[in-house]
Context: one part of a larger RNA
RNA sequence: UUGGGCGUAAAGGGUCCGUAGGCGGUUCGGUAAGUCUCCUGUGAAAUCUUCAGGCUCAACUUGAAGAGGUCGGGGGAUACUGUCGGACUUGAGACUGUUAGAGGCAAGUGGAAUUCCCGGUGUAGUGGUGAAAUGCGUAGAUAUCGGGAGGAACACCAGUGGCGAAGGCGGCCUUCUGGACGAUGACUGACGCUGAGGUGCGAAAGCGUGGGGAGCAAACAGGAUUAGAUACCCUGGUAGUCCACGCCGUAAACGUUGAGUGCUAGGUGUCGCGGGUAUUGACCCCUGCGGUGCCGCCGCUAACGCAUUUAGCACUCCGCCUGGGGAGUACGGUCGCAAGGCUAAAACUC
Numbered sequence: 001u002u003g004g005g006c007g008u009a010a011a012g013g014g015u016c017c018g019u020a021g022g023c024g025g026u027u028c029g030g031u032a033a034g035u036c037u038c039c040u041g042u043g044a045a046a047u048c049u050u051c052a053g054g055c056u057c058a059a060c061u062u063g064a065a066g067a068g069g070u071c072g073g074g075g076g077a078u079a080c081u082g083u084c085g086g087a088c089u090u091g092a093g094a095c096u097g098u099u100a101g102a103g104g105c106a107a108g109u110g111g112a113a114u115u116c117c118c119g120g121u122g123u124a125g126u127g128g129u130g131a132a133a134u135g136c137g138u139a140g141a142u143a144u145c146g147g148g149a150g151g152a153a154c155a156c157c158a159g160u161g162g163c164g165a166a167g168g169c170g171g172c173c174u175u176c177u178g179g180a181c182g183a184u185g186a187c188u189g190a191c192g193c194u195g196a197g198g199u200g201c202g203a204a205a206g207c208g209u210g211g212g213g214a215g216c217a218a219a220c221a222g223g224a225u226u227a228g229a230u231a232c233c234c235u236g237g238u239a240g241u242c243c244a245c246g247c248c249g250u251a252a253a254c255g256u257u258g259a260g261u262g263c264u265a266g267g268u269g270u271c272g273c274g275g276g277u278a279u280u281g282a283c284c285c286c287u288g289c290g291g292u293g294c295c296g297c298c299g300c301u302a303a304c305g306c307a308u309u310u311a312g313c314a315c316u317c318c319g320c321c322u323g324g325g326g327a328g329u330a331c332g333g334u335c336g337c338a339a340g341g342c343u344a345a346a347a348c349u350c
Base pairs, nucleotide, nucleotide: 004321005320006319007304008303012318014201015200017198021194022193023192025088026087027086028085029084030083031082033081034080035077036076037075038074039073040072041071042069048066049065050064051063052062053061054060091191092188093187095185096183099180103177104176106174108172109171110154115149116148117147118146119145120144121143125136126135162169163168206247207246208245209244210243211242215241216240220236221235222234223233258317259316260315261314262313263312266295267294268293269292270291271290272289273288274287275286276285299306300305323350324349325348332343333342334341335340
């Protein structure tokens, strides 16, 4: 380079925005760069191909013709691409009033429960397990009643329910704030899609500084179990878990399925919105748009399965794969306080 792939065999970047680049709706006109065509110049000789000749043949050699190009110049064509100008509304966006929502940030606030402290009642156990023991308790525990402190999480509602780009988001109230859906049509007029680099966001754990610390709980200690038990079980328990600010930048960051657009039988739930029929009304029935599930044709698939939320039929752009191990390692570079991250081989071996 050609070709094949990426749900589960190797392979979709964790995710958004967006630069360069690539690609780009309908229509009219100009231009003629790409594109097509004709003419002309040039593409030395040798080599190559064809034909003919010369060495007895051949190799070899001589002659003629041909071939060979992202080539230069000129004339012409204008469907498509480009470019310039004009127009359009279906793509995209804006406006108006509406709807649903654990979307985000900050401040405030509530009840239940656990633990601890104080006081009352009360007496010998309690706790824990497969069974026990360590532990706690006559210095009065456990149980129970009253009062108080403090931290963390929000039962029921709760739902293959909702929202968010992903990570993720759940008591209640308020401020500020992002996005989405449906309806209407008199706005702008291609303003679009994707996106190498790049910026931001990014669970948990971990790190730095300062707070906080109820419960839980790596490490650690003790008790059991066991041949042993550096475990599983039990009693304790420190980092941590929580808050503020700053790092880290990784996950089975998964739908193991990149983003966008168009097209391709249906059936049945559910969430949000609209229209119609009808009703006293809730409901119900028909239908449209947008989400989210299940089932199932065509088609696809190695099969499993997917199947209008596509893994179907096509197009555009990006990322990635190329036997197993060595290895996501070494070295180098770069980022980080560190832990480590990103980039990324080879020898050798099967």